[in-house]
RNA sequence: GCGGCCAUGGUGUAAUGGUAGCACUAGAGGUUGUGGUCCUCUCGGCGAGGGUUCAAUUCCCUCUGGUCGCC
Numbered sequence: 001g002c003g004g005c006c007a008u009g010g011u012g013u014a015a016u017g018g019u020a021g022c023a024c025u026a027g028a029g030g031u032u033g034u035g036g037u038c039c040u041c042u043c044g045g046c047g048a049g050g051g052u053u054c055a056a057u058u059c060c061c062u063c064u065g066g067u068c069g070c071c
Base pairs, nucleotide, nucleotide: 001070002069003068004067005066006065007064010024011023012022013021018054026042027041028040029039030038047063048062049061050060051059
């Protein structure tokens, strides 16, 4: 220099155009003599910019970062 793939709560991971879900973590409460386990509730997320569309995490372009391969 060229090409492929990836980017979603604090962490890990789903969602192939129509309300962004799950688990762990965190906070509050219940249970318990205390703690743990267990139960309930809550907080918290689509890398940035633009385009297409009635509607974009999803499709297209560019950028940024990561990763793999080629040179």
Molecule: transfer RNA
Organism: Candidatus Uhrbacteria bacterium RIFCSPLOWO2_01_FULL_47_25